[in-house]
Predicted 3D model of a 73-nucleotide RNA (transfer RNA) from Candidatus Roizmanbacteria bacterium RIFCSPHIGHO2_12_FULL_41_11. The sequence is in RNAcentral, with records from ENA.

């Protein structure tokens, strides 16, 4: 330099051919329970790597970047 793959919450991840409030586990906050509690139960908050485009509608499709990985030279 070229080709291919990947990027969703603090971490691990789901989302079928483009469609319905982007779902879950752990972690976090608050509460209940308890002699106390890090155990149990309830509730809450938190995410689509960035920009542009297509579309009534984009996590999903197209273009360009960024970061990581693999292969070739």
């Nucleotide at each position: 330099g070229c080709a291919c793959c990947u990027a969703u919450a603090g971490c691990u991840u789901a989302a079928c051919c483009g469609g319905a409030u982007a779902g879950a586990g752990c972690a976090g906050a608050g509460g209940c329970u308890u002699g106390c509690g890090g155990a149990g139960c309830c509730u809450c908050a938190g995410a689509u790597c960035c920009c542009c485009g297509u579309u009534c509608a984009a996590u999903u499709c197209g273009g360009g970047g960024u970061a990581g990985g693999u292969g070739c030279a």
Annotation: Its Rfam family is "tRNA". Rfam classes the family as a transfer RNA.